[in-house]
Context: one part of a larger RNA
RNA sequence: GCAAGGGAAUUUGUUGUAGUGGCGAGGAUAAGUCUUUUUAAGGACGUAUCCGUAGGGAAACCGAAUGACGCGCAGUUUUUACGAGGCGUCGGGUUCAUAGCCAUAGUCACUGCGACCAGACCUGAAAGCAGAUGAGCUAGUCCUUAGCAGGCUGAAGCCCCCCUUCAAGGGGGUGGAGGGCCGAUACCAGUGAUAGUCUAUCUUCUUGGGUGACUUGGGACUAGGCGUAAUAAGCGAAUCGAAUCUGCUGAUAGCAGGCUCCUCCUGAAAAACCUCUUAGGGUUGCCUCGUAGGAGAAUGAGCAUGGUGUAGAGAUACUGGUUAAAAAGUAUUGAUUCGAAAGGAUUGGCUUUUUUCCCAAACUCCGAAUCUAUGUUCUUCGAAGAAUACGGGAGUAGGGGCGCUGGCGUAAGGUUAGUGUCCGUAAGGGUAAGAACCCAGCUCUAUGUUAAGGCCCUUAAAUGUUGGUUAAGUGUUAGUAAAGCGUGUCGUUAUCCUAAAACAGUUGGGAGGUAGGCUUAGAAGCAGCCAUCCUUCAAAGAAAGCGUAACAGCUCACCAACCUAGGGUAGUGGCCGCGAAGAUUAUCGGGGCUAAAACCAACUGCCGAUACAUAGAAGAUUUUUCAGUCGAAAGAUUCCUUGUAAGGAGGUGCGCGGAUGGCAUAGAAGCUUGUACGUAAGUACGAGUGGAGCUUUUCGCGAUAUGGAUCCUUGC
Numbered sequence: 001g002c003a004a005g006g007g008a009a010u011u012u013g014u015u016g017u018a019g020u021g022g023c024g025a026g027g028a029u030a031a032g033u034c035u036u037u038u039u040a041a042g043g044a045c046g047u048a049u050c051c052g053u054a055g056g057g058a059a060a061c062c063g064a065a066u067g068a069c070g071c072g073c074a075g076u077u078u079u080u081a082c083g084a085g086g087c088g089u090c091g092g093g094u095u096c097a098u099a100g101c102c103a104u105a106g107u108c109a110c111u112g113c114g115a116c117c118a119g120a121c122c123u124g125a126a127a128g129c130a131g132a133u134g135a136g137c138u139a140g141u142c143c144u145u146a147g148c149a150g151g152c153u154g155a156a157g158c159c160c161c162c163c164u165u166c167a168a169g170g171g172g173g174u175g176g177a178g179g180g181c182c183g184a185u186a187c188c189a190g191u192g193a194u195a196g197u198c199u200a201u202c203u204u205c206u207u208g209g210g211u212g213a214c215u216u217g218g219g220a221c222u223a224g225g226c227g228u229a230a231u232a233a234g235c236g237a238a239u240c241g242a243a244u245c246u247g248c249u250g251a252u253a254g255c256a257g258g259c260u261c262c263u264c265c266u267g268a269a270a271a272a273c274c275u276c277u278u279a280g281g282g283u284u285g286c287c288u289c290g291u292a293g294g295a296g297a298a299u300g301a302g303c304a305u306g307g308u309g310u311a312g313a314g315a316u317a318c319u320g321g322u323u324a325a326a327a328a329g330u331a332u333u334g335a336u337u338c339g340a341a342a343g344g345a346u347u348g349g350c351u352u353u354u355u356u357c358c359c360a361a362a363c364u365c366c367g368a369a370u371c372u373a374u375g376u377u378c379u380u381c382g383a384a385g386a387a388u389a390c391g392g393g394a395g396u397a398g399g400g401g402c403g404c405u406g407g408c409g410u411a412a413g414g415u416u417a418g419u420g421u422c423c424g425u426a427a428g429g430g431u432a433a434g435a436a437c438c439c440a441g442c443u444c445u446a447u448g449u450u451a452a453g454g455c456c457c458u459u460a461a462a463u464g465u466u467g468g469u470u471a472a473g474u475g476u477u478a479g480u481a482a483a484g485c486g487u488g489u490c491g492u493u494a495u496c497c498u499a500a501a502a503c504a505g506u507u508g509g510g511a512g513g514u515a516g517g518c519u520u521a522g523a524a525g526c527a528g529c530c531a532u533c534c535u536u537c538a539a540a541g542a543a544a545g546c547g548u549a550a551c552a553g554c555u556c557a558c559c560a561a562c563c564u565a566g567g568g569u570a571g572u573g574g575c576c577g578c579g580a581a582g583a584u585u586a587u588c589g590g591g592g593c594u595a596a597a598a599c600c601a602a603c604u605g606c607c608g609a610u611a612c613a614u615a616g617a618a619g620a621u622u623u624u625u626c627a628g629u630c631g632a633a634a635g636a637u638u639c640c641u642u643g644u645a646a647g648g649a650g651g652u653g654c655g656c657g658g659a660u661g662g663c664a665u666a667g668a669a670g671c672u673u674g675u676a677c678g679u680a681a682g683u684a685c686g687a688g689u690g691g692a693g694c695u696u697u698u699c700g701c702g703a704u705a706u707g708g709a710u711c712c713u714u715g716c
Base pairs, nucleotide, nucleotide: 001716002715003714004713005712006711011118013116014115015114016113017112018111019110020109021108022107023106026051027050028049032045033044034043035042036041055062056061067090068089069088070087071086075082076081092102093101094100121258122257123256124255128248129247130246131245132244133243139222140221141220142219143218144217146215147214148212150182151181152180153178157174158173159172160171161170162169187209188208189207192205193204224240226236227235228234261651262650263649264648265647266646271284272283273282274281275280285396286395287393288392289391290390291389292388296381297380298379300378301377302376303375304374305373306372307371312366313364314363319360320359321358324355325354326353327352328351329350330349334347335346336345337344338343399423400422401421402420403419404418405417406416407415408414428439429438430437443617444616445615446614447613448612449611453607454606455605456591457590458589462604464603465602466601467600468599469598475593476592484578485577486576488575489574490573491572492571493570494569495568496567497566505562506561507560508559509558511535512534513533516530517529518528541556544555545554546553618641619640620637621636622635623634624633625632626631652705654702655701656700657699658698659697661695662694663693670689671688672687673686674685675684676683677682
């Protein structure tokens, strides 16, 4: 992992509420006693006790005409009256109080749904405590035993010789010490590598120790908050920051996982307050079911009359900020400056006035759209029962996306509010793919028409029509690109020149006074300073640039000729390019597309959903008639039919029992398979297998439905 079997809201007590039944101003017995062969059962007795029959008041205490009148739902009558319940007013009880509360239906049993005590739906800790079992593993100690190839070194002591005053010293031998040295496949260890076999600590190679604080067999001892420990919190039987086993024990778990048949109706919340509370709970809100109630309800639209101080706007209409300027004033005069001094000039600082630029969530002389209150008219919902009230049962209290309006933040798939909507709990179509973006709210069947979005192929439908733009594969993406730059290209506006010839091009001219004056070594249009005139002309600057040491030289301005029809300048609007750097060629979903299959503007058709339309069927709600246990028939529903948590209603299957009716060796159950029926859970029948029990109808009871729980057991 697979299969089979097992496997999760139960039961006692107390209690709330609803239904059903008994009795009813009463109801019920408990323990117990007696009794009956319907004996896991029943009958009779038993009045202790409990609830109810009176309330109010803190208490002392006092203590209720179920009385009167009115309105009025259902209903009855028949056309406006009566009117059970209900509501109101008066009266009654109590009380300081005409505040409030009260003024006749209960009680017992069974069943459903809840609450509380208990293991309390099932499974799961890390732990805690008690009593036992362990030192055959391992730690340490004690007693006893065994082991250590071979080689090396050569301490003390002793002997001899030399030297020597003593004591020392030197040499040669002998000797055999040492947690000495080297080292083996004795033995012990475990440094670094290593193994498709093997391994819950190992193999091989390598490495360390190897006469010692060495290694080792046997026998003993120390025990769990204790031992032992050359200390690593190591070891104490594959278990150790407190062993193992059994018990308390179903420990506890606000945490995690799991929780089994069907259909129908309704259908949430992720919020407020409190909480040693923020992983939980309580109350409220929102959902559901029942009862009462009896006519209005609404978050819709228009109008009328009010309210408001946002968006915007404003600035002698306030508060606050703020740019520039002018005038005047100002002191124990800031700086500079003139003057012998008195005094003056310039420029600052500050204050006031005037003019002026720009601003504000905590500014407003103003001021919308909205929003809102009241009234009114419609609309929608409502006697098929709204509003409202009371009661039973919940779940929720981690929310999220998007639009708009705000706070914080450089920003964020950020965070935090308000409001609406969707996802959550919503399927279908579109967006290549996607919770919440667009269209659209799925009972079943059939046919048609559209929505969003599309119509070259993939791929259903136009290689549709008209007019433009783009050459960048720009683009074909809502899903980035900026400042800046462009004589890319298409529009558009203004203005200037132009057949008396423009713009561009070509040819020619571009002169004289004069080398203007000054300066200078020089200065001649062209280092620099000053001036910048006059003449001849079609035109020509005392020169716009290059150039020379200075001249010279080459252009330009300006003019003419040739030529010929538009040209120049400044803005503005499209599309486009550059700006523009990433790891697959690497992407418009892809192919591919260029007078498009791109972009802009317009038009016509078509495709396209569970939407809409039509028809039928089912369910839900409901009306009328018939029937009176179940029910049947005929209608109605304008917008009835999605659904998580959850509430409600009805049904299917399994086991056992009571009653009842049946089947079976001429073949029961079970299993395999087929057919039919039912919205479904399922049911019925046929065939095969199988070989002995099974079951209809109805009522009751329940250890009653499995795919999941790293579920339990077994098998593979």
Large-subunit ribosomal RNA, domain II from an archaeon, 716 nucleotides, folded computationally. Its mean pLDDT, the model's own confidence on a scale to 100, is 81. It matches the Rfam family "Archaeal large subunit ribosomal RNA". Rfam links the family to the GO terms structural constituent of ribosome and ribosome. The RNAcentral record of the full RNA draws on ENA.